[in-house]
RNA sequence: GCGGCGGAAUUCGGGAGACGCUGGCAACCGCCAGGGCCGAAGGAGCAACCGCCCCGGUAAACUCUCAGGCACAAGGGACCGGUUCCGCAGA
Numbered sequence: 001g002c003g004g005c006g007g008a009a010u011u012c013g014g015g016a017g018a019c020g021c022u023g024g025c026a027a028c029c030g031c032c033a034g035g036g037c038c039g040a041a042g043g044a045g046c047a048a049c050c051g052c053c054c055c056g057g058u059a060a061a062c063u064c065u066c067a068g069g070c071a072c073a074a075g076g077g078a079c080c081g082g083u084u085c086c087g088c089a090g091a
Base pairs, nucleotide, nucleotide: 004088005087006086007085008084009083011082012081013080014079019035021034022033023032024031025030036070037069038068042066043064044063045062049057050056051055
């Protein structure tokens, strides 16, 4: 120096789903209410397994839909890839 592992970033790119539903106000794409729907921010729940075995620990892209979201656009967005930096181990 390259590569590997881990972490981070005001970092770059990709990134889905679901009502232009009904009523009212407004007169434009907004607000309120009603019902319907989505799951990939976040949150919650559980198996095998493990334990000190009463009980507890513990997972998700599974489940729930509290939250969030549902014309276009914007924004958000798990996850994937790249870039940079830091650390670790080895050769």